Record summary
Predicted 3D model of a 72-nucleotide RNA (transfer RNA) from a Candidatus Nomurabacteria bacterium. Rfam family: tRNA. Rfam's curators write: Transfer RNA (tRNA) molecules are approximately 80 nucleotides in length. It is annotated as a transfer RNA. Taxonomically the source falls in Candidatus Nomuraibacteriota (Bacteria, Bacteria candidate phyla). The sequence was found in a public genome assembly.
[in-house]
C1' cells in the first nucleotide's frame, strides 16, 4: 500500500428492516443469615461518529474513527 472482518450495558454475548434493544455477569437496594458468603427478589445501565435509503435502521449503503486477520 491492497483486501477482509468486527464495533451493542462496566464485562461476555443475543436481536428476520417492525411491540419498551434482551440475557448472563458486575454494581446498588431488599429478603434470608448471629456476621459474611451462597440462594432468592427488585433496580440502574448500551447500538463507535456523520450522512444516505426506507413509512420504519442495531440490521442495508457511503465516508470517517478504532481494533483485529490476510496479502504484498
Nucleotide at each position: 500500500g491492497c483486501u477482509c472482518u468486527u464495533g451493542u450495558a462496566g464485562u461476555u454475548c443475543a436481536a428476520u428492516g417492525g411491540a419498551u434493544a434482551g440475557a448472563a455477569u458486575u454494581c446498588g437496594a431488599g429478603u434470608u443469615u448471629g456476621c459474611g458468603g451462597u440462594a432468592c427478589u427488585c433496580g440502574c445501565g448500551a447500538u463507535g461518529c456523520a450522512g444516505g435509503u426506507u413509512c420504519g435502521a442495531u440490521u442495508c449503503c457511503u465516508g470517517c474513527c478504532a481494533a483485529g486477520g490476510g496479502c504484498a